[in-house]
Order: sequence, then C1' cells, then structure tokens
RNA sequence: GGAAGCGUAGCUUAACGGCAAAGCGUGCUCCUUAUAAGGGCAGGAGCGGAAGUUCGACUCUUCCCGCUUCCA
Repeated sequence: GGAAGCGUAGCUUAACGGCAAAGCGUGCUCCUUAUAAGGGCAGGAGCGGAAGUUCGACUCUUCCCGCUUCCA
C1' cells in the first nucleotide's frame, strides 16, 4: 500500500426494514439461625461517528474512526 471481517448494557452475545432482547454481573426482596445455592422483582444501552435511501434504518448504501485477520 491492497483486501476481508467485526464495532449493540459493566462483560459475553441476539435482533425479517416496523416499540432493542437474553445470559452473567449489579440493587432490593423471599427462603435460612446465618452464609452459599435457589425463587421473585427492579434498574441499566438507542446500536462506533456523520451523511444518504425509505412512510419507517441496529439492519441497506457511502465516507470517516477503532480493532482483528490475510496479501504485498
């Protein structure tokens, strides 16, 4: 220098173009003499950034940023 993939909650991952979910973790609570385990409830992200397409974009297109891999 060229090519490809990835970027969503504290972490790991989902999500036909139609109100962003789950597990773990966190807080509260039940259970217990107490702890652990287990049960219940709650809170937490507008999706790397900016434009475009569309009635509507995490999703499609373009540019930029970051990470990984491959080629030279």